Context: one part of a larger RNA
């Protein structure tokens, strides 16, 4: 892992709603007793007690009243409206209470044959090295002390097998093993090492002290047992169908992942337009915008106290200011906590119509109270975020169908069931791929098919302003002189280092007291400007369109969903088509409502998680049942056919070998796929 079987709102009292039956201003028995041949059951006895039939006070008490209180006032609760006992059903409370699940607490026991220390009594340590003390001889000494040799064998002494140990690494990790094997170390007479007996026991033991051990278990052993401890926590909780259908907010919580009350659901009784939506009408208001009257900010300027700096005095006084700057004033701005102004919706309340979809009030059962992404306004952050928090729509949630390639939240558009029918929405219409053409225009970038500030004779259109056949612009030939090398400065300065100068005259068609290059400085080149050639547009600004360029990322083209497009891209304007579970056709189902002729017309609805709620299936027992029905084969098993909307049923075939059991009630150990379910099988 499968398969098969078991596996989870139950009972007892008691509340309170509903609802069925009985009495009823009453209801009702319980314990028990009698009868039945009896101990089930059934009838009848049994009024004790219980609920109701009056409340009011703390209470004596009063009493349809009563407390309160000095009160006769003025308020609180009563005064009106049927209970009440049985049986079903839903919630609820007490109970293990809907089933499994802890760590854990506390009880009395069991272990020291694992291991920790302890203790009694025994064993064990190849071999090989060092050579403490003492001692003996010798030599020294007055004796000593000391020194030599020898003996001698001491050590938590050395090397290194057995035993012991485990810092390292490699295997090994469904192992050979619920801690091993290999390689290389440690200790090896010693606080060694070990076999046997025995000691010490759970808040206790033992511990060279790691919280370590205490029988593969230890920050409190294991076994029972209180025990169905508790669990606001997590999993799991079994047929069908059909109606409606949420919420993830407020408000309190030692509250934040649970609760309570409220909202927003559902059943049911009662009202019966009371609701909703336009549209008028009438109300309140300070938001957008706007403004600067107010309160602050705020830019330039004016004017002018004050202040700085400069002049000027011996001080005063005085003067002057392209410096700061108040008030005043002229212009220009800003704002949630500014307002002289002031919308649009929204809100409130008449009216009038529409619509029958709703609303309100009792009261039974709830569920939620983790919410999400988008539009809009916003507030916190970085005018960051698939970020938070709010308000104010949708949409998912709880919604399937078509589009966005491929997606809960985006756009279209709400699935009762069937059809090989039609129409359309969003989006689409070359090929995957259902469908497409006209007609003008742009783009030349695969732009389209990512991207800013900036950047360019890309290119199309528009506006506009110079020059242009009196000939522009662009090239080409020619001229671009003279006073004079202006004056200053300078070594030199001669258009052209630099400095002055209203930069002058002059001839001429022009020609600068020079536009650059150049020279040491002339010199030379050349430009402004003139002519001629040439013959048609030229040369700025500006805004509008589509493009360009800025522009690098990690597996693989990879930034159209591919092929692949120069339209199959983009504007624009038109006429087709295709596209859903949207609409319509037909058929059919179930249900509201109206209408009667009571089963038909017509008219709507039938997507749903938590949940409410209505109708049903099927399984085991019991009466029915000494019926029925079965060896002319019953349950069980396994097919195959045909009925129901479904759960399911009925009939056979074949096996099976002996009970099954219609109806209509009743009662329930009553319906499996999930609980790392529990038990077996493979």
């Nucleotide at each position: 892992g499968c398969c098969u079987g078991c596996g989870a709102g139950u009972u007892a009292c008691g509340u309170u709603a509903a609802u069925a039956u009985g009495c009823a201003a009453g209801g009702u028995u319980a314990a028990g007793g009698u009868a039945u041949a009896g101990a089930a059951g059934u009838a009848c006895c049994g009024g004790a007690g219980c609920c109701g039939g009056a409340g009011g006070g703390a209470a004596a008490c009063c009493g349809a009243g009563u407390c309160u209180u000095a009160a006769u006032a003025g308020g609180g609760c009563g005064u009106u409206u049927a209970g009440u006992a049985u049986g079903u059903u839903g919630c609820c409370g007490u109970a293990g209470a809907c089933c499994c699940g802890a760590a854990g607490c506390c009880g009395a026991g069991u272990g020291a044959u694992c291991u920790a220390u302890u203790u009694a009594u025994g064993a064990g340590c190849a071999g090989g090295u060092u050579g403490a003390a003492g001692c003996u001889u010798g030599a020294g000494u007055a004796a000593a002390a000391u020194c030599a040799a020898g003996u001698g064998g001491a050590g938590g002494a050395c090397c290194g097998a057995a035993c012991a140990c485990u810092a390292g690494u490699c295997u090994g990790u469904u192992g050979a093993a619920a801690a091993a094997g290999g390689c290389a170390g440690u200790g090896a007479u010693g606080a060694c090492u070990u076999g046997u007996g025995a000691a010490u026991a759970g808040g206790g033991g033992u511990g060279a002290a790691a919280g370590g051990c205490c029988a593969a278990u230890c920050a409190a052993a294991c076994u029972c047992g209180g025990a169905g401890a508790u669990a606001g926590c997590u999993g799991g909780u079994u047929c069908u169908c059909g109606u409606c259908g949420a919420a993830a907010u407020g408000g309190u919580u030692u509250u934040a992942g649970g609760a309570u009350c409220a909202g927003c659901g559902u059943g049911a009784u009662a009202u019966g337009a009371u609701u909703u939506u336009u549209g008028u009408c009438g109300g309140a208001g300070g938001u957008a915008a706007a403004g600067c009257a107010c309160u602050g900010a705020u830019u330039a300027g004016g004017c002018u106290a004050g202040g700085g700096c400069c002049c000027u005095u011996c001080a005063c006084c005085g003067g002057g200011u392209a410096c700061c700057a108040a008030a005043c004033u002229u212009a220009u701005u800003c704002a949630a906590a500014c307002u002289c102004u002031g919308a649009a919706u929204a809100c409130c309340g008449g009216c009038a119509a529409a619509c029958a979809a709703a609303a309100u009030a009792u009261u039974g059962c709830a569920g939620u109270g983790a919410g999400a992404c988008u539009g809009u306004g916003g507030g916190u952050g970085a005018u960051a975020a698939g970020a938070u928090c709010c308000a104010u729509g949708g949409u998912c949630g709880a919604g399937a169908g078509g589009g966005a390639a491929a997606g809960a939240g985006c756009c279209c558009a709400g699935a009762c069931c069937g059809u090989c029918a039609g129409c359309u929405a969003a989006g689409g219409u070359c090929c995957c791929u259902a469908a497409a053409c006209u007609a003008u225009g742009c783009u030349a970038a695969g732009u389209g098919g990512a991207g800013a500030a900036g950047g360019a004779a890309g290119u199309u259109c528009g506006a506009u302003u110079g020059c242009a056949a009196a000939g522009a612009c662009a090239g080409c030939c020619a001229g671009g002189a003279g006073g004079u090398u202006g004056g200053c400065u300078u070594a030199g300065a001669a258009g052209c280092a630099g400095c002055c100068a209203c930069u002058c005259c002059u001839u001429g068609a022009a020609a600068g007291a020079g536009u650059g290059c150049g020279u040491a400085a002339u010199a030379g080149c050349u430009c402004a400007c003139u002519g001629g050639u040439c013959g048609a547009g030229u040369a700025g600004u500006c805004g509008a369109g589509c493009g360009c360029c800025u522009a690098a990322a990690a597996u693989g083209u990879a930034a159209c969903g591919g092929g692949g497009c120069u339209a199959a891209g983009c504007a624009u304007a038109g006429u087709a088509c295709c596209g859903a579970a949207g609409c319509u056709a037909c058929g059919g189902a179930u249900u509201u409502g109206u209408a009667u002729u009571u089963a038909u017309a017509c008219a709507g609805a039938u997507g749903g998680u938590a949940g409410a709620c209505g109708a049903g299936a099927g399984u085991u027992g019991u009466g029915u049942a000494g019926g029925c029905u079965g060896u002319u084969g019953a349950a069980g098993g396994u097919g195959u056919a045909c009925u129901g909307g479904g759960a399911a049923g009925u009939a056979u075939g074949c096996u099976g070998g002996a009970g099954g059991u219609a109806u209509c009630a009743c009662a329930a150990g009553u319906u499996a796929g999930a609980a790392u379910g529990c038990a077996g099988g493979c």